Bacterial RNase P class A from an Alphaproteobacteria bacterium, 368 nucleotides, folded computationally.
[in-house]
RNA sequence: UUCAGGCGCCAGACCACGGCGGGGGGCUUUUAUCGGCUUCUCGAGGAAAGUCCGGGCACCACCGAAACAGCGGCCAGUUAAUGGCUGGGAUGGGGGAAACCCCAGACGCACGGCCCACAGAGAGAUACCGCCCCCGCAAGGGAGUAAGGGUGAAAAGGUGGGGUAAGAGCCCACCGCACGGCUGGCAACAGCCCGUGGCUUAGGGAACCGCCCGCUGGUGCAAUUGCAAAUAGGCUUCUCCCGUGCCGGGUUUCGGCGGCCUUGUGGGAAGCGGGUUGCGAGCUAGAACGGCCGUGCGAACGUCCGUCCAGAGGAAUCGUGGUCCCCCGCAAGGGUGACAAAACCCGGCUUAUCGGCGCCUGAUAUUU
Numbered sequence: 001u002u003c004a005g006g007c008g009c010c011a012g013a014c015c016a017c018g019g020c021g022g023g024g025g026g027c028u029u030u031u032a033u034c035g036g037c038u039u040c041u042c043g044a045g046g047a048a049a050g051u052c053c054g055g056g057c058a059c060c061a062c063c064g065a066a067a068c069a070g071c072g073g074c075c076a077g078u079u080a081a082u083g084g085c086u087g088g089g090a091u092g093g094g095g096g097a098a099a100c101c102c103c104a105g106a107c108g109c110a111c112g113g114c115c116c117a118c119a120g121a122g123a124g125a126u127a128c129c130g131c132c133c134c135c136g137c138a139a140g141g142g143a144g145u146a147a148g149g150g151u152g153a154a155a156a157g158g159u160g161g162g163g164u165a166a167g168a169g170c171c172c173a174c175c176g177c178a179c180g181g182c183u184g185g186c187a188a189c190a191g192c193c194c195g196u197g198g199c200u201u202a203g204g205g206a207a208c209c210g211c212c213c214g215c216u217g218g219u220g221c222a223a224u225u226g227c228a229a230a231u232a233g234g235c236u237u238c239u240c241c242c243g244u245g246c247c248g249g250g251u252u253u254c255g256g257c258g259g260c261c262u263u264g265u266g267g268g269a270a271g272c273g274g275g276u277u278g279c280g281a282g283c284u285a286g287a288a289c290g291g292c293c294g295u296g297c298g299a300a301c302g303u304c305c306g307u308c309c310a311g312a313g314g315a316a317u318c319g320u321g322g323u324c325c326c327c328c329g330c331a332a333g334g335g336u337g338a339c340a341a342a343a344c345c346c347g348g349c350u351u352a353u354c355g356g357c358g359c360c361u362g363a364u365a366u367u368u
Base pairs, nucleotide, nucleotide: 001365002363003362004361005360006359007358008357009356010355012324013323014322015321016320017319018318020043021042022041023040024039025038026037027036028035045339049350050349052348053347054346055345056344057220058219059218060217062256063255064254065253066252067251068250069216070215071214072213073212074088075087076086077085078084089107092103093102094101095100108211109210112209113208114205115204116203128149129148130145131144133142134141135140157175158174159173160172161171162170177197178196179195180194181193182191183190184189224281225280226279227278234272235271236270237269238268239267240266241264245260246259247258248257288307289306290305291304293302294301295300325337326335327334328333
């Protein structure tokens, strides 16, 4: 240089004229408001999408215990919280020369139960081929074996030696594995460490049952709340009224605590029918954003300084023209600008996508 990998940022810009919505100021009309004019300022994303998670907020007074239900599961940290993010650990597989990427997290527990098709002799245990010994002319038969071969995803640890009729942890050495100790680490775990061992511990599945530990109210901005207005304070059925009653945050039971009901224009439940389609609040100053410094491997946190960046309400954020940027072209000129549009807000994840900038890493490649 080129190619590749990882991370972060931007995401067309400017000017003019005209037009919308929010906010501030001024002038004007009016008793006041509504209204009019004018000026300044702000006005759609990295995903606003999906609605897959987690919360803030709102309303429903609740608390404890046990059992059940649902959800979660390597360790530590971070956060309001999470299945997120950061750092670490162990394991199996795939791609790549490597950096790195993917399956990748449904990563606790396997002699409690259960399942593993087909093939194979045999899948919680066997003898098909083979090997050895005996009988037999031979075919074949008897006894032994699980080292070699075959089947399979998986077949009674591996290599070497001894031993044996032939073999086998049968014995031995080394490795592996299990248990215990020691060392390091907050921990998950690790170890060129020490000892003992069985002379074995067949493998896989717990998004099968099960076991262990932990967590868990509901509904949701069409939440909720205020004002104005209007109608039929309509009709029907059931039930309650001091009781072992009904109701009160996953369900049930128990205990505690609280609320409801007084024979009525009452409470509760179910259904039929009618009126209201208006104006506000919630509604944008926030777990906000940016910067210096500090702590930390990092995610992040802290002090200080600075900034205010949409709030519509059938839904504003635009139209026209020009210049520049990008591509082709000598020029004239032509082309192109992706994915895409807020609706209570925030933190994540996932999906779609034209192009540009910056930092770090690798080297199969080329050149000096």

Notes: The coordinates come from a structure-prediction model, not an experiment, and the mean pLDDT is 76. The source organism's lineage runs through Bacteria, Pseudomonadati, Pseudomonadota and Alphaproteobacteria. It matches the Rfam family "Bacterial RNase P class A". Gene Ontology terms of the family: tRNA processing, ribonuclease P activity and dimeric ribonuclease P complex.